[in-house]
RNA sequence: AGAACAUGAGGCGAUGGGGCUCGCCGGAAGUGCUGCCACGCAGCUGAUGGCCCCUACCCGGGA
Repeated sequence: AGAACAUGAGGCGAUGGGGCUCGCCGGAAGUGCUGCCACGCAGCUGAUGGCCCCUACCCGGGA
């Protein structure tokens, strides 16, 4: 380094990945907010349930 065998790690929390933590669920937990002529149209915030880091995106400044 490769192969074989055996065993362990459940899911969800408005868009990605990792760590920690909290809550919820057992075909369920989950699917943001505001306005209007209302099931359609228009507008707004945020990649987190929370914290930290990374990535993507947005705004401003500097080189």
About this RNA: Predicted 3D model of a 63-nucleotide RNA (Fluoride riboswitch aptamer (crcB RNA motif)) from Caldinitratiruptor microaerophilus. The RNAcentral record of the sequence draws on Rfam. The coordinates come from a structure-prediction model, not an experiment, and the mean pLDDT is 75. Of the family's consensus pairs, 100% are formed in the model.